[in-house]
């Protein structure tokens, strides 16, 4: 200097004028303070909270999936481990195929207790001077071909030719031992070692799991016809069963009538934010100190202009600093009960760490 990998911060500031919303105060004139994001988005997960009268068990259904930790919890986060990609920094993935069922198109001889298309060896017959050709039998699965994948790989020996047929190494399975909390790894030994892949196929194993959701729900106001018909000994907690509780009346369905399309709460003090110290590899936790930062409801948080900052562009200077002019203040995008994550979209600016290559000292 170039090419990459991982991460962090920011998303303008200060006055003025007018307008809107909330809180506090008021001598009712006003005064003070505050007002949309890093994703507020998606509604994909997990909860807090509310209701289902209280409480439970089993099944079904659903979810997760290496090990150990963190957390209120999670399908999240951290560290470690194995496999794969990459020169690397890093990134992606992870129970079981020897319980069973199912699938692997096309091509290919054959796609899993799977096979002989080409080929190789050998015996017999025929043709041929020879080389060889051809028909049949036996042996073969090393070589070639097809395919995403074809009876572990490589080398040597052996064989008529071949084959773990034999041997050494690698791979695999099992045993022992060492390290580690563990997943797993190292070392040693034994065995020629079933014959693929797919479980985001059904399935098996382990663990977890009530439902509905702020339009939850509580209260106030208002009003009527506690009307009519049907079903049922039942009703209650997503489904089924058991259990428990309530009731002799309740419950369910349909039609019809009235009031309100109302108001208040829920509604922002929280698993909260900032700083410091300590523990831990880290995620995070503990202690101490300090802080309160939107709460709308047909839906507020805006408009105008000035200065500064920042960015871009033009010009000048001496070449960079600097000066002057112009433009922009952007992209993605807007709270609606709240919080912790994940995912997606995105204009710029700044910074940190790491890898590789080239050059110079």
């Nucleotide at each position: 200097a170039a090419a990459g990998c991982g991460g962090a911060u920011u998303a303008a500031g200060c006055g003025a004028u007018c307008g809107c919303c909330c809180c506090g105060u008021u001598u009712c004139g006003g005064c003070g303070g505050g007002g949309a994001g890093g994703a507020a988005a998606g509604u994909c997960c997990g909860g807090a909270c509310u209701c289902c009268g209280c409480a439970g068990g089993a099944c079904a259904g659903g979810g997760u999936g290496g090990c150990c930790g963190c957390u209120a919890a999670c399908g999240g986060c951290g560290g470690c481990u194995c496999c794969g990609a990459g020169u690397a920094a890093u990134c992606g993935g992870g129970g079981g195929a020897a319980a069973g069922u199912a699938c692997c198109a096309c091509a290919g001889a054959a796609a899993a207790c799977a096979u002989a298309c080409c080929g190789c060896u050998u015996c017999c017959g025929c043709c041929g001077u020879c080389a060889g050709g051809u028909g049949g039998g036996a042996g073969u699965a090393a070589g070639g071909g097809u395919g995403a994948a074809a009876a572990g790989g490589c080398g040597a020996g052996g064989c008529a030719a071949g084959a773990g047929c034999u041997c050494a190494c690698c791979g695999g399975u099992c045993c022992a031992u060492c390290a580690g909390u563990a997943a797993u790894g190292g070392u040693g030994g034994a065995c020629g070692c079933a014959u693929g892949g797919u479980a985001a196929a059904c399935c098996c194993c382990a663990c977890c799991u009530g439902g509905a959701g702020c339009a939850a729900g509580a209260c106030c106001a208002a009003a009527u016809a506690g009307g009519a018909g049907g079903g049922u000994u039942g009703g209650g907690u997503g489904g089924u069963c058991c259990g428990c509780c309530c009731a002799u009346a309740g419950c369910c369905c349909u039609c019809g009538g009235g009031u309100a399309c109302g108001g208040u709460c829920g509604c922002u003090c929280g698993a909260u934010c900032c700083c410091g110290u300590g523990a831990g590899u880290a995620a995070u936790c503990a202690c101490g100190g300090g802080g309160c930062a939107a709460g709308a409801u047909g839906a507020a948080u805006g408009a105008u202009g000035g200065c500064u900052g920042u960015g871009g562009u033009c010009u000048u200077u001496a070449u960079u600093a600097g000066g002057g002019g112009c433009c922009a203040u952007u992209a993605c995008a807007g709270a609606a009960u709240c919080c912790g994550g994940c995912u997606u979209a995105u204009c710029g600016a700044u910074c940190c760490g790491c890898u590789u290559u080239a050059g110079c000292c």